[in-house]
RNA sequence: AAGUUAUCAAGAAAGGCAGAGGGAUAGACCCAUUGAAGCCUUGGCAACCCUUUGCUCAAUAAAUAUUGAAGUGAAGAAGGUGCUAAAUUCUACUGGAUAUUAUUUAUUAUAAUAUUUCAGACAGAUAACAC
Repeated sequence: AAGUUAUCAAGAAAGGCAGAGGGAUAGACCCAUUGAAGCCUUGGCAACCCUUUGCUCAAUAAAUAUUGAAGUGAAGAAGGUGCUAAAUUCUACUGGAUAUUAUUUAUUAUAAUAUUUCAGACAGAUAACAC
């Protein structure tokens, strides 16, 4: 680097060094010399791994019971990550709804468009597992 699964509208900043960029990509829109990125220190958030515990299931066992990298509820935060502007900042691809416009005598139907809306995908981020 590639893979599998889960989550992504909640939450949480101060100081020091440094000195012009940053928000993954493109567009938009933002943040930034009232100090960006990066590095360091100390906090904080959250609960993926984790800790304690109840129940169910599975395996072993004569039973008590033990184990589970099985499921689920409750409590927690010592440790491993992560995060600490804006929904993953918004949009991007597909489909539905709605609205408008065009064609149609009209109903209907078709097509196009959108500061609209809903669902899903793609991409990305993080964690756990595995190679």